[in-house]
Context: one part of a larger RNA
RNA sequence: CCAUCCUGGGAAUGGCUCGGCUCAAACGCCGAUGAAGGACGUGCCAAGCUGCGAUAAGCCUCGGCGAGGUGCAUGGAACCUGAACCGAGGAUUUCCUAAUGGGACAUCCUAAUACCUAAGUAUUGAUCCGUAAGGAUCGGGAACGCCCUGGAUUGAAACAUCUUAGUAGGGGCAGGAAAAGAAAUCAACGAGAUGCUGUUAGUAACCGCGAGUGAACACAGCACAGUUCAAACUGAAUCCUUUCUGAGAGGAAAAGGAGAUGUGGUGUUAUAAGAUAAACCAUAUACGAUCCAAACCAGGUAAGUCGAAAUUUCUUGGAAUAGAAUGCCAAAGAAUGUGAUAGCCAUGUAGACGUAAUCUGGCGGAUCGUGGUUUGAUCUUGAGUACUGUGAGUUGGAUAUCUUACAGGAAUUUGGGAGGCACCAACUUCCAAAACUAAAUACGUUUUGAGACCGAUAGCGUAAUAGUACCGUGAGGGAAAGCUGAAAAGUACCCCAUGAAGGGAGGUGCAAAGAGCCUGAAAUAGGAUGGUGAAAGGGCGAUACGGCAGGAAAAGAUCUGCAAUAUGAAGGAAUACAUUGCGAAAUGUUAUUACGAAUAUUGUAUGCUGCUGUCGUAUCGUACGUUUUGAAGAACGGGCCAGGGAGUGUAUUCAAGCGGCGAGGCUAACUUUACAAAAAGGAAGCCUUAGCGAAAGCAACAUGCGCGCAGCAGAUAUAUCUGUCAGGCGCGGCGUGUACAAGCGCGUGAAGUCACUUGAUUACGACCCGGAACUGGGCGAUCUAAGCGUGGGCAGGUUGAAGCGUGGCGAAAGCUACGUGGAGGACCGCAAACGGUGUUGAUCUGCAAAUCACUCGUGUGACCUGCGUUUAGGAGUGAAAGGCUAAUCAAGCCCAGAGACAGCUGGUUCCCUCCGAAACAUGCCGUAGCAUGACCUGAUCUGAGAUCGUCAGUGGAGUAGAGCACUAAUUGGAGAAUCUGGGGAGGAAACUCCUCACUCUCUUGUUAAACUCCAAAACCACUGUCAUCUUAGAAGAUCGGAGUCCGGGCUAGGGGGUAAGCUUCUAGUCCGUAAGGGAGACAACCCAGACCAUGGUUAAGGUCCCCAAGUGUCAGCUAAGUGUUAACACUAAAAAGAGUCCCAAGCCCAAGACAACUGGAAGGUGAGCUUAGAAGCAGCUAUCCUUUAAAGAGUGCGUAACAGCUCACCAGUCGAGGUUUGGGGCCUUGAAAAUGGACGGGGCUCAAGCUGACCACCGAUACCAUGGAACAUUGAAAAAUGAUUUUGUAGGAGGGCGCUCGGUGUGGGUAGAAGUGAGGCUGUGAAGUCUUGUGGACCACACUGGGACGAAAAUCCUGGCAAUAGUAUCAGCAUAGUCGGGUGAGAAUCCCGAUCGCCGAAGGGGCUAGGUUUCCUCGACAAUGUUCGUCAGUCGAGGGUUAGUCGGUCCUAAGGAAAUACGUAAUUCGAUAUUUCCGAAAGGGAAACAGGUUAAUAUUCCUGUACCAUUCAGUCUUACUGCGUAAGCAGGCCAACGCUUCGGGGUAGAUUGAGCAGUGUUGCCAUGCUGUCUAAGCAUUGAAGCAAUAGGAGAGCCGUAAUGGCGAGAAUAUUGCGAAAAUGCUAUGGCGAAAGUCAGUUGAUCCCUGGAGCCCAUGAAAAGGUGACUGAAUGACCGUACCGAGAACCGACACAGGUGCCCCUAGCUGAGAAGGCUAAGGCGUGU
Repeated sequence: CCAUCCUGGGAAUGGCUCGGCUCAAACGCCGAUGAAGGACGUGCCAAGCUGCGAUAAGCCUCGGCGAGGUGCAUGGAACCUGAACCGAGGAUUUCCUAAUGGGACAUCCUAAUACCUAAGUAUUGAUCCGUAAGGAUCGGGAACGCCCUGGAUUGAAACAUCUUAGUAGGGGCAGGAAAAGAAAUCAACGAGAUGCUGUUAGUAACCGCGAGUGAACACAGCACAGUUCAAACUGAAUCCUUUCUGAGAGGAAAAGGAGAUGUGGUGUUAUAAGAUAAACCAUAUACGAUCCAAACCAGGUAAGUCGAAAUUUCUUGGAAUAGAAUGCCAAAGAAUGUGAUAGCCAUGUAGACGUAAUCUGGCGGAUCGUGGUUUGAUCUUGAGUACUGUGAGUUGGAUAUCUUACAGGAAUUUGGGAGGCACCAACUUCCAAAACUAAAUACGUUUUGAGACCGAUAGCGUAAUAGUACCGUGAGGGAAAGCUGAAAAGUACCCCAUGAAGGGAGGUGCAAAGAGCCUGAAAUAGGAUGGUGAAAGGGCGAUACGGCAGGAAAAGAUCUGCAAUAUGAAGGAAUACAUUGCGAAAUGUUAUUACGAAUAUUGUAUGCUGCUGUCGUAUCGUACGUUUUGAAGAACGGGCCAGGGAGUGUAUUCAAGCGGCGAGGCUAACUUUACAAAAAGGAAGCCUUAGCGAAAGCAACAUGCGCGCAGCAGAUAUAUCUGUCAGGCGCGGCGUGUACAAGCGCGUGAAGUCACUUGAUUACGACCCGGAACUGGGCGAUCUAAGCGUGGGCAGGUUGAAGCGUGGCGAAAGCUACGUGGAGGACCGCAAACGGUGUUGAUCUGCAAAUCACUCGUGUGACCUGCGUUUAGGAGUGAAAGGCUAAUCAAGCCCAGAGACAGCUGGUUCCCUCCGAAACAUGCCGUAGCAUGACCUGAUCUGAGAUCGUCAGUGGAGUAGAGCACUAAUUGGAGAAUCUGGGGAGGAAACUCCUCACUCUCUUGUUAAACUCCAAAACCACUGUCAUCUUAGAAGAUCGGAGUCCGGGCUAGGGGGUAAGCUUCUAGUCCGUAAGGGAGACAACCCAGACCAUGGUUAAGGUCCCCAAGUGUCAGCUAAGUGUUAACACUAAAAAGAGUCCCAAGCCCAAGACAACUGGAAGGUGAGCUUAGAAGCAGCUAUCCUUUAAAGAGUGCGUAACAGCUCACCAGUCGAGGUUUGGGGCCUUGAAAAUGGACGGGGCUCAAGCUGACCACCGAUACCAUGGAACAUUGAAAAAUGAUUUUGUAGGAGGGCGCUCGGUGUGGGUAGAAGUGAGGCUGUGAAGUCUUGUGGACCACACUGGGACGAAAAUCCUGGCAAUAGUAUCAGCAUAGUCGGGUGAGAAUCCCGAUCGCCGAAGGGGCUAGGUUUCCUCGACAAUGUUCGUCAGUCGAGGGUUAGUCGGUCCUAAGGAAAUACGUAAUUCGAUAUUUCCGAAAGGGAAACAGGUUAAUAUUCCUGUACCAUUCAGUCUUACUGCGUAAGCAGGCCAACGCUUCGGGGUAGAUUGAGCAGUGUUGCCAUGCUGUCUAAGCAUUGAAGCAAUAGGAGAGCCGUAAUGGCGAGAAUAUUGCGAAAAUGCUAUGGCGAAAGUCAGUUGAUCCCUGGAGCCCAUGAAAAGGUGACUGAAUGACCGUACCGAGAACCGACACAGGUGCCCCUAGCUGAGAAGGCUAAGGCGUGU
């Protein structure tokens, strides 16, 4: 590591079901007599559910039942018993809620009146009606109904009319149903209210005449029902209340009231009717309608009652309902329960019975009504109506639907409306402008029943304390969770142990099934066993062989192995001999022998075989799904497992199959009958039976002729032929339209229709999941933006504006210096507070879904901030960033339309068989898509030819090539003509000459897809020969179903492009959709098309080793490891090479070449010129002659110039080829990429490289053979045949496997079903079956039927479990512990002590908001606590919050609410007005302090001492002002108010010294520390300021910190009012162990008081208050615990964040509330 076993984990599977879902029937309103719904209570113990309501799991009466009962709920205790329980009727019924006395933040607060001893009881809402007495309405209800209002997504492949749709949503209102409804209707024969169903009909009609929308009449059914007013005429004949009477309907009388703006009577229609008038007929102990309910009679109905037959025998078992046996009942064999499956055990079932209350009917009673005919005139018969026009909406309604706004506007029976354009006439029909009306119909809150529905991830979201827990501010969202056993018999006793944990032993039970307990799978974990394992690398396997281990049952023993014998396919040796070849080797005979898969027979082996587990070796091999031209892909998806998870239904149309009937076929709604079955009935209607035509309209072969398939018959050479030929085809004819005619179009010689099944179309969500969005109605300003109201906050320091004063200057205006003064969107500032610049720091699975550190900005203002309040979704707010509007913003959130739409992505589930594509064309706002065609498939029809083959012949054409004859380019040369033009020269000129261009001729050399005088090979057409396919049905046709419209590689030929693994065409081919062999690996390159197994032979390609086959043969080349590469994907070119091999040609050479060596290389002359010089050799000119074998007026070196060396050239030595040019082969250079690297590797050199020729062998799923399967054909079958069948994506077609439920039949099962673990066997496969454990009650098969029927994938859903991982984290921002003791089973963490440390404008103390018991005590430690835990903000139990004077309560603010009026279709909506109310626990405001006390409260209790209000009693007095005798009215003042700044008076506090008390240190001197306290209240004193009186001043006086003040009265003097505070009393008290004194300094930002300055800013309102004193009584209700934050709040957390105010905020240092260190106090828990 793999497997198995045992044990966990987990909760699938199976079985079960007090639940759901669907359908059907029944039934259907509740409420001021207080509903629906909720809150709170209620039990002996009581948290939840249920019941109930202070009479509280209940009270009373009646009925039923009959032995137990006190709900779910099984415990303890205490009780009841004709109880409990069931049914019917009563009583009670807290608070909220329409909510109704008023108010409110629902379940609370607070009044008035009447009665009343108390306790308490009752009444008091708004609107409307009514004369009054009095009455009605309000709100709720699942869906259904009516009216009003009214979207958008969507469809139209865009979009605007249109559609979605009058739908969703919103508003109003009603009922058990609602609505509609008795024709001013239809129709054209006539019918006769309405509604609903079927049908008409997807018709008429509408419509960018697009998409789509869409009736009615008539007919068939269900159900049926008709009435009343207004008016004419009459005129109180009427009605209500009270009283009496009756059971009641009702009756009687009187009084009062209603009523002439008319109660009652009459009357109500179209063939007009009625009124009125007259005449005539008819008449009641009758008929009709409505109503009543006491007694009596009958019937229904609640709870309920009766109800047959085995507990018979034996077996198994824990138990019998099982098996075996014997019986019985049945108007009852539905069902359920009972210890397994029960007609006869129980409950029941069929059938029968019962009624207190109540309902129905009868008997009985009450009230009301009653006509018809004839005649003629008059009267009446619904008005801003009918109708018309215009504008809108709506409808199928078109000119001809319905409605509405505006404008106009009739008639009166001799009338009016309608009859789908208008008008006229006629005809037909009806009578508007008033009202009511059951049933048939809709729905399902509710009750009952049923089911081919689901069976706990299903079925409702909920089988259960489920709309619960939980989330969200809110609207709203919204789970999970079933099962012990027959019976609790739910484990006594003992042991271990800290133990209510757990374990052992033991007991119960059939079985531990042992408490989230039936079964108990998988992922996964531990242990054991078997195999194996430390230089090897892995699509994890398949196949073969081997090692070890296993091998009970199930399979085989006709197996398998071994041995022998026999048969033996394809294929096929060796050896020997002979022959051939240089050789490898071959050929012939041996021999189609041996061998050869397999088969048969016999023997043998019995762990024996198959088989199982694991390990090794060998060969082969890059998962799966998807998307793609192409995926192992480093393209996407999945951590694993289990369960769930996607082509369904209705309608429509088409086709096929199958069946019924058939010129016909079928019913629909509905009806009947025992069932929601089924059957019977039911032709309305639909399709068909006739077509043509726009229409009017007219209206077709039952065959005239021919061909001919199958079939049948006959003949025959058994090849075939002939006859007849259903169906089929052709001609002809006919109908109709058009048309002069001819002709043409459509139809025509009768087959349909209905049901079912399958495939498809269209509409619907339409295979499933998936948007961003759009629209409607609501919810949000606890975040944030802005406004409004009311409050709060800002250490300290600096600067020094105006003004003013003094001095100086100036005539003055004024200027200036100094001072004073204290302004400012002034300055500094880590004070607080607010902000958020940089480090682009830290953090970035954080402390934190925005934090931390340092740094930085503002910090008296356009400042910061609490509370209250307002504004919102196309809207708000915005010093404006598209910022913010609850972690959401270029349009919030929630729910709904809704399953929006998506040409886009992903996914789409069992098997086998047959065939098998396209990536092209055309069109489309079309190129990611569709439609049609092409291509595929299936079926049918028809009936004879078809073909990408071969060869030949006859034609065709214009490509490759070639050429220049045309067209168009184009090189050189020659010549000509001279017309013309340019340039040049000559000439006086004419003109001449040269040259270039141009033209022509000749010659030379080129070029072409759009040139051709020529011209193939291939190709095409036809004919013929051969071949192939075809009656086993070709070609063709018709119909059903598709998919496809991204393609790609190679070869050849093109276009574009510098080119490309580029792009775009044509032809072919392959991949796509194709496996196998080769090319190292490698979709398309080579070979080759795989049904399965086995054996053989070859192809491509190979044969040194890896690696099967040759170190093969004969010849050459290469020396570079060149190479060892078929091509591609290997990179390689120009150019160069005295590398080497070969070929050809020229030249030299035996008269001696080439090379080497030896020698010579001279003279004129130092040539001339030049030059300083120039001598062969600086330069210029010339470059001769002589001697020679040869030797330049000199090839190079060299010198200043010479000299010197050397070369050309010549001779000798040598002795055979040499040299040049051109071409070819191999080779070399040219030759550069990033970790070290590739001929596949090793390696290879007369090769294992390259070239040529040849001989063998290897090598595939190809080919051959044998066996088997399938398919096709034949056949009844058995079977046979197949050389020419078997790959396959999209896709078409066919046949099967499995799951679940119903029916019928047959079976299995407690002697063990399903499920589940392990194992065996069978089938091509889906799968099936057997054995054995577990399990403990159901299950299977055959035929047939119904489906929520098959998963590996969807970043799928739910649950479980892994890996990560014993990992991250529990360190980092604050520096904190340690020791000893205690408790305890156990202590770093709890308690105590000591010591040490930290904070100290906080991490100390007090209080809001918010939280809601966290407070205190006792007990506990499973979980919570980032470790521990004896501890706790945890768990369990108990306890705890005490107020006249604190706050609420009262008042008003911004603002809000209600009522009324008004608007609106309407409202829960709204501008405005009036009235009232609400609105602040930080505004205004009557009143309390000190001490003590508890475990936990205190300004609340207690002690002591006070104060306020109201009422009462009493006293003094008449009390802000005015009026008034008074009641009262009116008025003034206080309440009552900004910012800045300054002065004054105080207090708290601090500090110094002394005294006193206490306590330390100490050997001495000396010295430290702590304390030294006391309130409200009452009395007294009291500053500033104001007022009064006296006073009477300017060349001034007084005064301030500053400004200032003064005859409208300064100074000065006196008096009155008057604060904080002080002093005294309180207090002979309290506190303290005691002391409990005095003096000084300082001193607030706190208290009181006064002044000044500033303003484009001027800084709330109301309640309330405005004599005194004494005494008594009363002072209700609500809050009060605790935290208030580095753990009780908001942030998901015991979270480094956020959160308003106050105090001291103390000491030293200091300007300081900075920083540092400390006190009090608190911490050591950044748990």

Description:
A computed fold for a 1727-nucleotide part of an RNA from a Methanosarcinales archaeon, annotated as large-subunit ribosomal RNA, half A. The coordinates come from a structure-prediction model, not an experiment, and the mean pLDDT is 80. The source organism's lineage runs through Archaea, Methanobacteriati, Methanobacteriota, Methanomicrobia and Methanosarcinales. It matches the Rfam family "Archaeal large subunit ribosomal RNA". Its family is annotated with structural constituent of ribosome and ribosome in the Gene Ontology.